[in-house]
RNA sequence: GACUCAUCGAGACCGGCUGAGGGGUAGGCCCAGUGACGCCGGGGCAACCUUCAGGGUUAACCACCCUGAAAAGGUGCCAACUCCUGCGAAGUCUUCGGGACUUCGACAGAUGAGUG
Numbered sequence: 001g002a003c004u005c006a007u008c009g010a011g012a013c014c015g016g017c018u019g020a021g022g023g024g025u026a027g028g029c030c031c032a033g034u035g036a037c038g039c040c041g042g043g044g045c046a047a048c049c050u051u052c053a054g055g056g057u058u059a060a061c062c063a064c065c066c067u068g069a070a071a072a073g074g075u076g077c078c079a080a081c082u083c084c085u086g087c088g089a090a091g092u093c094u095u096c097g098g099g100a101c102u103u104c105g106a107c108a109g110a111u112g113a114g115u116g
Stems, first nucleotide, its partner, number of pairs: 002115007013042005021031003025086004043078003048074002050070007082108001087105007
């Protein structure tokens, strides 16, 4: 890198180094010499893998599903919903300009678990 499944409006910051762009792309809008982004150290969040308890299911067990609890380890994460929009559909409003807003879906992406 390919495929499958699940999740993506919650949550979580300090110090050191460095020094100009960063948020993937376009538009918008933000962050940034009051030092962003990145790297390192510490701290934290969360609960995917993991463990336990209760319930459902079963003749019973396993498996599976739901709920709750824990946090040692493996990951992950710690500006903004995946920052918003981009493609399609529906609805409402409209100054009728595909214009504004809302919802749903698709695509893309991120993370985890697994497969070959």
Model confidence (mean pLDDT): 84 of 100. This is a predicted structure of a 116-nucleotide RNA (SAM riboswitch aptamer (S box leader)) from a Woeseiaceae bacterium. The organism belongs to Woeseiaceae, within Bacteria. It matches the Rfam family "SAM riboswitch aptamer (S box leader)". Gene Ontology term of the family: regulation of gene expression. Of the family's consensus pairs, 97% are formed in the model. It was read from a public genome assembly, where an Rfam model found it.